[in-house]
Record summary:
A computed fold for a 101-nucleotide RNA from Gracilibacillus oryzae, annotated as SAM riboswitch aptamer (S box leader). Rfam family: SAM riboswitch aptamer (S box leader). Rfam links the family to the GO term regulation of gene expression. Rfam's curators write: The SAM riboswitch is found upstream of a number of genes which code for proteins involved in methionine or cysteine biosynthesis in Gram-positive bacteria. Its mean pLDDT, the model's own confidence on a scale to 100, is 85. Of the family's consensus pairs, 97% are formed in the model.
RNA sequence: UUCUUAUCAAGAGAGAUGGAGGGGCUGGCCCAUUGAAGUCUCAGCAACAGGCAAAAUGCACUGUGCUAAUUCCAGCAAGUUCAUUACUUGGCAGAUAAGAA
Numbered sequence: 001u002u003c004u005u006a007u008c009a010a011g012a013g014a015g016a017u018g019g020a021g022g023g024g025c026u027g028g029c030c031c032a033u034u035g036a037a038g039u040c041u042c043a044g045c046a047a048c049a050g051g052c053a054a055a056a057u058g059c060a061c062u063g064u065g066c067u068a069a070u071u072c073c074a075g076c077a078a079g080u081u082c083a084u085u086a087c088u089u090g091g092c093a094g095a096u097a098a099g100a101a
Stems, first nucleotide, its partner, number of pairs: 001101008013042005021031003025075004043067003047064004051059003071093001076090005
């Protein structure tokens, strides 16, 4: 990097550094000098695999992951309702884990 499978309506932030961007892409909308991204420290959450505890479930020990907003909303197709409105289902894309090449 690619493929397969599963999940994505729950959960969880402070400090230091940094200095203008960030939320994958496009559009919208939002966050940001009352300080963005990134990095570090500490703390937390518990999604997946492992471990331990008989089990429900828990622990947060190991490997990952995560800690604004439903994956922030929509993006393709179908349907319901119709006001260029509201909504439902499936898909695409993305993210994470486990396995494989």